[in-house]
Molecule: c-di-GMP-I riboswitch aptamer
Organism: Helicobacteraceae bacterium
RNA sequence: UUUAAUAAAAGCCAAACCGCCCGUGAGGGUGGGACGGAAAGCUACGGAUCUGUGUCAAGACCGCCGGGUUGCCUCA
Numbered sequence: 001u002u003u004a005a006u007a008a009a010a011g012c013c014a015a016a017c018c019g020c021c022c023g024u025g026a027g028g029g030u031g032g033g034a035c036g037g038a039a040a041g042c043u044a045c046g047g048a049u050c051u052g053u054g055u056c057a058a059g060a061c062c063g064c065c066g067g068g069u070u071g072c073c074u075c076a
Stems, first nucleotide, its partner, number of pairs: 012037002017032006035063001041069003045066003049060003
């Protein structure tokens, strides 16, 4: 220096549920709250799942799986 792993240290995120707001809806925002996470950061690119339309269409979701991309520490 590189690869792997994740012990330690510093921290980080935040499920379900509840309050308020937005949306036809899936769901999203925000405050509380912690089930969990080593990318549970970002990205809708591929698949899965969900909503909507039904003559004419799109949308949601990455904490479902994978891809791309970015970041912190590093004992044996």